[in-house]
């Protein structure tokens, strides 16, 4: 002089990722509740089994008619805000919840492992009121980034192939190397 580790700081991708508030649409003239008629013994507490509790011949479950009549999750728009493993998903364990116990479903939470660079499109399936949103699986492209190769040009572009965010860029620093 030059290359450069670990650590640190700041950034980029773009219909970028999350959260909160408000409004609107839908949910839905649905659930529920009341009355009348029919009917005649069971019904409810997520499901099943066993208990328990409550309602019920002063008429249950159910069906029809009339009246009344919601909400949640999810969605769209606007505003605010935290961010770039942002965040999300899958699987298992544990805990809590709804009368008790067992199994299970659902919701929430803790932590663990694995996967995904990103946003769309299509198909199937799950969920759902739903042709919305979302999850899972698969497919063909796009985009950002780095690497390799080729072409080209005075400017970092085009094409092809490949990798993954524990990545990439800039700064800082300097274990160490020449």
């Nucleotide at each position: 002089a030059u290359c450069a580790a670990a650590a640190g700081a700041a950034g980029a991708g773009g219909c970028g990722c999350g959260a909160a508030u408000g409004a609107c649409a839908a949910g839905a003239g649905u659930c529920g509740c009341u009355u009348u008629c029919a009917g005649g013994a069971g019904a409810a507490c997520g499901a099943u089994u066993a208990g328990g509790u409550u309602c019920u011949g002063u008429g249950a479950u159910u069906g029809a008619a009339a009246g009344u009549a919601a909400a949640a999750g999810g969605g769209u728009c606007a505003u605010u805000u935290g961010c770039c493993g942002a965040a999300g998903c899958u699987c298992g364990c544990c805990g809590u919840g709804g009368c008790u116990a067992a199994u299970u479903a659902c919701a929430c939470g803790c932590g663990g492992a694995g996967c995904u660079g990103g946003g769309g499109c299509c198909a199937g399936u799950c969920c759902u009121a739903a042709g919305a949103a979302g999850g899972c699986u698969g497919g063909a492209a796009c985009u950002g980034u780095c690497g390799c190769a080729a072409c080209g040009a005075u400017g970092u572009g085009u094409u092809g192939c490949g990798g993954a965010g524990a990545g990439c860029u800039u700064c800082c620093u300097a274990c160490g190397g020449u």